Molecule: transfer RNA
Organism: Hydrogenivirga sp. 128-5-R1-1
């Protein structure tokens, strides 16, 4: 230098043919149980609008296509593999 792959909440990881993003699990938080704790069970478990409701934003970064994008197109970054 050329080619291929990967990038999604704090972590692992799913999302089909473009059609409700964060399923499922873990950490963590709250509660039940216990003399107390562990284990177990229940709820929450991305951010913001103080909570709820409802809404907005959020898929490595910047653009584009589309009614609609994690998904398609263009450019870039990081890491891994192959070739030279």
């Nucleotide at each position: 230098g050329g080619g291929g792959g990967u990038a999604u909440g704090g972590c692992g990881g799913a999302a089909c043919u473009g059609g409700c993003a964060g399923a499922c699990g873990c950490a963590g938080c709250g509660g039940a149980c216990u003399u107390a704790a562990a284990a177990u069970c229940c709820g929450c478990g991305g951010g913001c609008c103080g909570c709820a409701c409802g809404g907005c934003c959020g898929u490595c970064c910047g653009g584009g296509u589309u009614c609609g994008a994690c998904u398609c197109c263009c450019g870039g970054u990081a890491c891994c593999c192959c070739c030279a």